[in-house]
Context: one part of a larger RNA
Molecule: large-subunit ribosomal RNA, domain VI
Organism: Myxococcales bacterium
RNA sequence: CGCAGGAUACUUGAGAGGAGCUAACCAUAGUACGAGAGGACCUGGUUGGACGUACCUCUAGUGAUCCGGUUGUUCUGCCUAAGAGCAUCGCCGGGUAGCUAUGUACGGAACAGAUAACCGCUGAAAGCAUCUAAGCGGGAAGCUGGCCUCAAGAUUAGGUAUCCCUCCGGCUUCGGCCGGCUAAAGACCCCUUGUAGACCACAAGGUAAUAGGCGGGGUGUGGAAGCGCAGUAAUGCGUGAAGCUAACCCGUACUAAUCGGUCGUGAGG
Numbered sequence: 001c002g003c004a005g006g007a008u009a010c011u012u013g014a015g016a017g018g019a020g021c022u023a024a025c026c027a028u029a030g031u032a033c034g035a036g037a038g039g040a041c042c043u044g045g046u047u048g049g050a051c052g053u054a055c056c057u058c059u060a061g062u063g064a065u066c067c068g069g070u071u072g073u074u075c076u077g078c079c080u081a082a083g084a085g086c087a088u089c090g091c092c093g094g095g096u097a098g099c100u101a102u103g104u105a106c107g108g109a110a111c112a113g114a115u116a117a118c119c120g121c122u123g124a125a126a127g128c129a130u131c132u133a134a135g136c137g138g139g140a141a142g143c144u145g146g147c148c149u150c151a152a153g154a155u156u157a158g159g160u161a162u163c164c165c166u167c168c169g170g171c172u173u174c175g176g177c178c179g180g181c182u183a184a185a186g187a188c189c190c191c192u193u194g195u196a197g198a199c200c201a202c203a204a205g206g207u208a209a210u211a212g213g214c215g216g217g218g219u220g221u222g223g224a225a226g227c228g229c230a231g232u233a234a235u236g237c238g239u240g241a242a243g244c245u246a247a248c249c250c251g252u253a254c255u256a257a258u259c260g261g262u263c264g265u266g267a268g269g
Stems, first nucleotide, its partner, number of pairs: 001153001005164007015150004021049007033038001051107005059101004066094005071087006111145003118138004165268001167180005181266001186263004190205001192203001194202001210256003213252005220244002226239005
C1' cells in the first nucleotide's frame, strides 16, 4: 500500500514446511519344517542405539553482581580490632536465578484410502487354457491422509461476534470543488519493562503489581561484629542454625508509568 467505510477480538485452512531411522532380547516355540545339524513366518511384549523437540524436579556444569577462607602490599582506623583498594575475579572452597548436557520427559506410530513389483477370483476372444480383454480382490519403510509447525498478499485477499460515525451553507462544466461545524470506535506518540526481543512486535500504564524500593519467605554460605569466659599465647568456646545473602517466591502503591498531544471522520466506488 492492498483486501471498496473504519475498528477490536476470535477463527477456517487453500497452500507450505517438519517428522518418517534401527537393533537386540523374551514369549509364541526348540513348535512348523528337517534324517540330523539346525531352525522359522505370523502375533504379542521388553530393553537399547543414533536422531529430534521441550524442559531444569533430580544429577552435573557455569554462575567476574552471593557467602566464606587465605597470601603480599598500601590505606582508613585510638588499635596486634574491624574494614577498603591493588595483585588474572589476587588465589582458593562452595553457590541462587538464568543459560546448559552429561540430566529429565516425550516423539517416529497406530489407523484409513489408492497403488508398484508380485499373488489371486471369475472369464472370453480361442468349446480347452489364461490374473484381463469387460468385471472383482490382495499387496510396500514408498504415494494421499492421519501427527507437529506456519499459514487469507489464498489479489479467489475468506468467516464469526461486537463496537463507531446518521452535519450546515455556497459554487458547479454535474465529474466535483470551496467554507464552516464536527473529531467517534479505535490506534499511536510518550512512559515502566521482561523469562519477550536484531529493529518492530508482544506485557503494563491507577478499575495499575510494569520496573525499582520496602515487608515476609526461600536459597546459598557456614557460625558475623561486639562482649564475656578459658588459655602465657596462637587459638578455642558461649551469646547464636549467628551474620550476610544476586537474578527466585508471596505480598505491598512508597517512587516512576506525569501532564498532554497526534492520527483516525460525518453511513461508505